[in-house]
Parts: sequence; structure tokens; C1' cells
RNA sequence: GGGGAUGUAGCUCAGUUGGUAGAGCAUCGCAUUUGCAAUGCGGUGGUCAGGAGUUCGAAUCUCCUCAUCUCCA
Repeated sequence: GGGGAUGUAGCUCAGUUGGUAGAGCAUCGCAUUUGCAAUGCGGUGGUCAGGAGUUCGAAUCUCCUCAUCUCCA
């Protein structure tokens, strides 16, 4: 220098042919207990890496940039 993959909640990851952003763990509150743990119920938490474009509508399609991993030279 060129090719490919990945980027979504604090962490690990779903989200499939464009149509309300989710799960588990974590965290907070309540219940339960003499107390803790465990368990049950409920809540908080996201500019979907950044920018632009297409579209009535984009995490999803197109282009550029950035970061990480990988292959070739």
C1' cells in the first nucleotide's frame, strides 16, 4: 500500500431480506430474612463508532473517515 471482518446499554451479545432498539449479567427500588445470600416483581441506563447520501421511514442500503483484528505484499 491492497483485500476481508468487527464496532449496538457499564460488560457479553441478539436484532435476516428497511417499519416502535432488545436479552443475560451488572446497577437501583420494593417484597421476602433477625441479618446476609438466594429468589420474585418493577425501574434506570443507547446521539446503534463518526459524517454525508438514498427513502415517507435507516442499526439495516450506498459513499467517506476513525478504531481494533486478520490476510497478502
Molecule: transfer RNA
Organism: Patescibacteria group bacterium